[in-house]
RNA sequence: GUUACCGGCCAGAGGAGCGGUCGCGAGCACUAACACCGCGGAGGAACGAGCUUCCGCCGAACGCGGUGCGAACGGCGUGACCGCCGAAGUCAGAGGUCCGUCUCGGGACCUCAGGCUGGUCCACCUUCCGGAAGGAGGCGGACUGUCGCGACGGGGGAAACCCCGACGCGAAGCGCUGCCGUGUGA
Numbered sequence: 001g002u003u004a005c006c007g008g009c010c011a012g013a014g015g016a017g018c019g020g021u022c023g024c025g026a027g028c029a030c031u032a033a034c035a036c037c038g039c040g041g042a043g044g045a046a047c048g049a050g051c052u053u054c055c056g057c058c059g060a061a062c063g064c065g066g067u068g069c070g071a072a073c074g075g076c077g078u079g080a081c082c083g084c085c086g087a088a089g090u091c092a093g094a095g096g097u098c099c100g101u102c103u104c105g106g107g108a109c110c111u112c113a114g115g116c117u118g119g120u121c122c123a124c125c126u127u128c129c130g131g132a133a134g135g136a137g138g139c140g141g142a143c144u145g146u147c148g149c150g151a152c153g154g155g156g157g158a159a160a161c162c163c164c165g166a167c168g169c170g171a172a173g174c175g176c177u178g179c180c181g182u183g184u185g186a
Stems, first nucleotide, its partner, number of pairs: 002186004006181003010178003015085001017084009034068007043055004047105004051100001088117004093112007118144005124138003128135002146171005152165005
């Protein structure tokens, strides 16, 4: 010096890329809540059951209908900004907080450890989640970035070989490119 590895909490790339916050929009919603009117009414409310508590038992709770007024959260889209490139998402599990002090179940959020997924888009399927929009899971397709293998074209070079392009097949982010190292082997 070359090459194959190993290590680095070093840097970087993919693009219709990912997430967060705020704003806006659709939807939620001719809804809930509230007010009034009519009717029913002895029972009702607090996520379901129990327990407990609360409201009410006769114009009063609560329910239904009508009229008026009339939202919001989660979820979705989009713009700006911020943080990023296992970004992050998702699945099932454990724990915690809240929904009533408690039990079981259910739900929302958070944390932990694990499985899967390179990215985006699209179709189809579903005893899944959601009011819907949409999401999730499964399955398949297209495009795209990366690397490997094969064979091809062009260029450079004395050669080894290198660069560029296109094709086929394959792989997965535990990847790839670059840099660094008294690192290891040849």
Background
The RNA shown here (Lysine riboswitch aptamer) has 186 nucleotides and comes from a Chloroflexota bacterium. Its Rfam family is "Lysine riboswitch aptamer". Its family is annotated with lysine biosynthetic process in the Gene Ontology. The sequence was found by an Rfam model in a public genome assembly. Its mean pLDDT, the model's own confidence on a scale to 100, is 76.